[in-house]
About this RNA:
This is a predicted structure of a 534-nucleotide part of an RNA (small-subunit ribosomal RNA, 5' domain) from an uncultured bacterium. The prediction has a mean pLDDT of 81. The full RNA is in RNAcentral, with records from ENA and SILVA.

Context: one part of a larger RNA
This record gives sequence, structure tokens and C1' cells, in this order.
RNA sequence: GAACGAACGCUGGCGGCGCGCCUAAUACAUGCAAGUCGAGCGAGAAGGUGUAGCAAUACACUUGUAAAGCGGCGAACGGGUGAGGAAUACAUGGGUAAUCUACCAUCGAGUGGGGAAUAACCAACCGAAAGGUUGGCUAAUACCGCGUACGCCUCCGAGUCUUCGGGUUCGGAGGGAAAGCUGCACUGUGAGUGUAGCGCUCUUUGAUGAGCUCAUGUCCUAUCAGCUUGUUGGUAGGGUAACGGCCUACCAAGGCUUUGACGGGUAGCUGGUCUGAGAGGACGAUCAGCCACACUGGCACUGCGACACGGUCCAGACUCCUACGGGAGGCAGCAGUGGGGAAUUUUGGGCAAUGGGCGAAAGCCUGACCCAGCAACGCCGCGUGAAGGAUGAAAUCCCUCUGGGAUGUAAACUUCGAAAGUCGGGAAAGAAAUCGCCAUGGUUAAUAACUGUGGUGGAUGACGGUACCCGACGUAAGCCCCGGCUAACUACGUGCCAGCAGCCGCGGUAAUACGUAGGGGGCAAGCGUUGUUC
Repeated sequence: GAACGAACGCUGGCGGCGCGCCUAAUACAUGCAAGUCGAGCGAGAAGGUGUAGCAAUACACUUGUAAAGCGGCGAACGGGUGAGGAAUACAUGGGUAAUCUACCAUCGAGUGGGGAAUAACCAACCGAAAGGUUGGCUAAUACCGCGUACGCCUCCGAGUCUUCGGGUUCGGAGGGAAAGCUGCACUGUGAGUGUAGCGCUCUUUGAUGAGCUCAUGUCCUAUCAGCUUGUUGGUAGGGUAACGGCCUACCAAGGCUUUGACGGGUAGCUGGUCUGAGAGGACGAUCAGCCACACUGGCACUGCGACACGGUCCAGACUCCUACGGGAGGCAGCAGUGGGGAAUUUUGGGCAAUGGGCGAAAGCCUGACCCAGCAACGCCGCGUGAAGGAUGAAAUCCCUCUGGGAUGUAAACUUCGAAAGUCGGGAAAGAAAUCGCCAUGGUUAAUAACUGUGGUGGAUGACGGUACCCGACGUAAGCCCCGGCUAACUACGUGCCAGCAGCCGCGGUAAUACGUAGGGGGCAAGCGUUGUUC
């Protein structure tokens, strides 16, 4: 000198864009943060209509809505944190002939015919509650067999290629699947048929995502020198989506190491950030990629995917409820509270946009996100006026004191102009998709239904009557320094006292160094100090 997720002191007008628990991965009251689908299923309060009745109410029909249940998809994303981890991580570049991949796209094939249950519900019972037991009824795109299956998988044979591991082609044998729903039309009232859409099963290829693996690189310490027995390798088997001591049995006795093994300490890694002429050094907030974790430790289940933050189970610590028998909980999600600390915000608005989940869609959900609020925490921009104005006013300070000098064109005064704010008026973009109508194409027996494209119409804004524009009124400067380094000097007070100080050093009676005042210098809505890095 530059920088900062800063803090502290004094001061403080506005706006834009950013940014805000670096400490206790400490404990958490309360609310919200993951649901959705009635076009999978049974059932169905409330409401509406009608009838009866003075009414309460009863019955029937209807809309099939709310809460709950079965089932599907999602909940493995998104969001948080950095504890652990020095290599099962990260970065870069390879390999997978050793692999998987829901939804999506794509090439094909199919969706036949049966069965047995169970929740909801009803009844009885236990319990303070959380919840549970027994019996009975019922449905499905829930569950279980059977049939069919080119392709798919396994095995066998032959040919061919080969890095000798295997790949590939042909043939044969064996194995393995499923579910329906909605709209419209026709026939007609048991329903069936056609068609379109959405599904379901098997399968090809892709896309995306993931697993595994190899090489190289990634802090300090030798006052850590030897470490290792599933250890190193082989054979066989098991296991996995998949290779492998991943696991097991047997066999061999190996493997690593001064190019630092093993141990100890510290630490999330990277793109990057800061600094520096560069080389380098330091750092890893915000944003982006990867990893790890979710009260502590452990286990698996479900599933395409987890060993799963707002899932299960076990153990532990802690907190809470209890009728003492027993139960409930996990903010390192968004706000917020206690505590810790020098120190870090609102228990706000909205799904309007972007994105995500579910749904055929309308739509619902979304503390992701978009906004607003708080804080000079940072960067950037603007303003606090401009021009004129000398009786050089008053006042203060200084001096060689009837006087002169400085503050100083500074003020007063005149003219002009005008951020923010207040009031009044005008007023956006962010919003065109979904939807309706029309035209046309596809599909179809069809002008229906569905759907592609184009045109057209209407609705939808949290921010917010906000930005911006016009009119009226007309408010806003401080902080540090002035001995040298280092820009800027005098007076008074004090008298090695009180005090200053980054270094040198000032102060013991004429202090430009302490304190105050006048003046001056620097920066400016900031200025200084402290801390940290280069």
C1' cells in the first nucleotide's frame, strides 16, 4: 500500500447491487419446510333438490366434496452444516470385454383366463394416553397360481474372431410376464362392440444418473523406524448389478518401508478468492462441482436409487407427558429462543415469475425460489447547493496593541437551481403459457372424442400504486491528524506531574510531541483504532 463474512469508538442524508453465527456439529418453546392422484379401489359425513310433517326430523334422489383407509408415484430431489476424514475423499486423465439405471425418448411384441385374502367399516374387549387384541363383511392398476411369449435369460453343439479372459453368428433344449381406467360413437339397458387417450407386461437402442477400478498430484512431524496375519498371493466356493480377501475353507509365506511405511498432529477438496511486476505466499464466506454428516453408536428393510435430515429397529445420553403400568421427541430446513461470544437479521408476503413433486387436465403442494424487512457490513453512484456579494460586519484567535493581522467571499444579502422525504396527479415492464373460440392437419366409420400447428379473445402480479414522470413545500458533515518518518503552527494551561507514543522518542517553567482554543492538513457519509493475510 492492498484486502476482509470483520469487530470497537465517534458520526451519519439517499439510492442500486451484493452480503450477514467465522464462536457451542451447544440445547431448543411455537409455527411452517413433501405431498399428490376420485380418470386405480371400496366406502362416504356435510351440502343441494324433492316428498311427509307446525317443527324437530324421517325417507328418496343428486353433486360424488371433506376427513380417514387400501393402492400408485414422489418422499434418495430440493434445502442445511463441515463434525469426521490425509485417502474407501478431492482434482486431472484413462478403463469397465467386470456393471446397474425409475421417470424420458426410441425399434418391436403382448395385455388371455382364474383364485384366495385384507384395510377402511361393523361388533366385542384392553389401555390414563400412545396404541392394541379378537370376531365378522368387502374392493382394486393390491396379492397369488395357470396359459402364451419372436426378441430376453441360462445351458449345450457347430462355425468364426481373439489380447486365450472371452466376444460374435447359427441351431437345439430349458426358464421367465401383465391391469386396467376415462371420453366419444353405435347397438341397446346384463352389458357388448368400435375408436381415441392414459396406463400395464416383456424387450431393442439411446439419453441421463450412478457404482467399481487404474495412474499422477494434494499440509506439518523422525523428539514416530520398523509395520502387517485376511496380512500378500493362489485354488475352490459363496456373495454382489458388477471386479476383487468382499467373505469362507484349504495351500504357499508373503506384502509395505529413509523416494518416509507405521504412528502422532492439523484439515472437508476443487473451480476459485486475496496479495504480488512476476515467481510465489495466504485463504477455501457468498456462487458452482464433488464428498461427508443429520442427538451419539450400530443394524438392516423398502425401493431403479438409501443403509435414508423432517423413515423403521436396537442400545446410549438428554428433554417432556403419565392415572407410575407405560409412552413421546431430535431446527447442521425457514423464521425464532436460551447459552457461548468482540460479533452476525423478521417467529414478514407470495406461489405472480423460474424450477421441482403428483395429476389426463383443471389444479394442489413447494420457508426451493421470487420479494419485502433489519444492519454504512461491503462496493458503486448521488446529494448536503451554484453564481454574485467588502461597511473586508459581528464574534473568536494572534501580535511589536490609539492600531494591525487571521478565520474570510466565508456569512448576511441578491438572483438561480434542486436528489431524498411529505402531499397531490399520472403510471409500467416483469405475463404468456394453461383456458375459450375459429381455421387447418392427424387419427377415426365419424362433422363425435382426442391431438399437432396457426390465428384470435379473455383471465392471472407477492413485490406495489413500487420503479419512473409532472406539480407544491424545501431538510442533510463528520472523523482523524498537524516533532521527524508524513501533508499541516501558534497561544494558553501543566511542570518527569497529568499524560502521549506505530518507531525514534516527548513532559523536570518559555512543550509546534501532554490538555484546551484558534488556525491548518487529509479523507469524507464516513473517519479512525484493533485483529488477520500478502